[in-house]
C1' cells in the first nucleotide's frame, strides 16, 4: 500500500428497513434479614463520526476513525 471482517448499556451479546432498541451479568435504591449473602421489586445507562438513499436507517450506500485477520 491492497483486500476482508468488526464497532449497540460499565462487560458479554440480541434486534425480517417499521412497536417505547432488548437480554444476561454488573451498578444504585427499596423490600426482606439480628448483620451479610441469597431472593423479590424498581431505576439509571447505549447505536464510533460525517454525509447519502428511503415515508421511515441500529440495519442499505459512500467517506473517515478505531480494532482484528490476510496479502505484498
Nucleotide at each position: 500500500g491492497c483486500g476482508c471482517c468488526c464497532a449497540u448499556a460499565g462487560c458479554u451479546c440480541a434486534a425480517c428497513g417499521g412497536a417505547u432498541a432488548g437480554a444476561g451479568c454488573g451498578u444504585a435504591a427499596g423490600c426482606u434479614u439480628g448483620c451479610g449473602g441469597a431472593g423479590c421489586u424498581u431505576a439509571a445507562a447505549g447505536u464510533c463520526g460525517a454525509g447519502g438513499u428511503u415515508c421511515g436507517a441500529u440495519u442499505c450506500c459512500u467517506c473517515g476513525u478505531g480494532g482484528g485477520c490476510g496479502c505484498g
Molecule: transfer RNA
Organism: Candidatus Portnoyibacteriota bacterium